[in-house]
RNA sequence: CACUUAUCAAGAAAGGCAGAGGGUAAUGGCCCUAUGAAGCCUUGACAACCUAUCUUUUUUCUACUCCUUCGCCAAGCUCAGGACGACAAAAAAGAAAAGGUGCCAAUUCCAGCUCAACAGCAAUGUUGGGAAAGAUAAGUC
Numbered sequence: 001c002a003c004u005u006a007u008c009a010a011g012a013a014a015g016g017c018a019g020a021g022g023g024u025a026a027u028g029g030c031c032c033u034a035u036g037a038a039g040c041c042u043u044g045a046c047a048a049c050c051u052a053u054c055u056u057u058u059u060u061c062u063a064c065u066c067c068u069u070c071g072c073c074a075a076g077c078u079c080a081g082g083a084c085g086a087c088a089a090a091a092a093a094g095a096a097a098a099g100g101u102g103c104c105a106a107u108u109c110c111a112g113c114u115c116a117a118c119a120g121c122a123a124u125g126u127u128g129g130g131a132a133a134g135a136u137a138a139g140u141c
Base pairs, nucleotide, nucleotide: 002140003139004138005137006136007135008134013043014042015041016040017039021032022031023030027111028110029109044104046102049100050099051098053095054094055093056092057091058090059089060088065083066082067081068080071077072076108133113130114129115128116127117126118125119124
């Protein structure tokens, strides 16, 4: 880079350096920005994707224990069935937030391609879906 899955209307600050751009495909808008953009550094916050942890529940499996039937001379043992079922494993929910990321203007800022409804003579507009694209996480290669 590519592929798969999930999420994307919520949330979250300061300081220093720096000095003109930025808003994450092209495009059209519309915004932010010398009252300081991008980027870098420090501290802090937001969130809960992954890892580790804890609690609860469910399921699975076996050890242990118990019951019943048959058999053995007996203690008791064996076979078969059943009950209970630790440890362990799997799944779900919740908690917390240590680690790995991410992130801290505006719905992924809005649209774009398509479908439907409504309004309109029409261009077009509004609303609600779908797709595509993008971002982030995990996994595969």
Predicted 3D model of a 141-nucleotide RNA (SAM riboswitch aptamer (S box leader)) from Ferruginibacter sp.
Of the family's consensus pairs, 91% are formed in the model.
The organism belongs to Ferruginibacter, within Bacteria.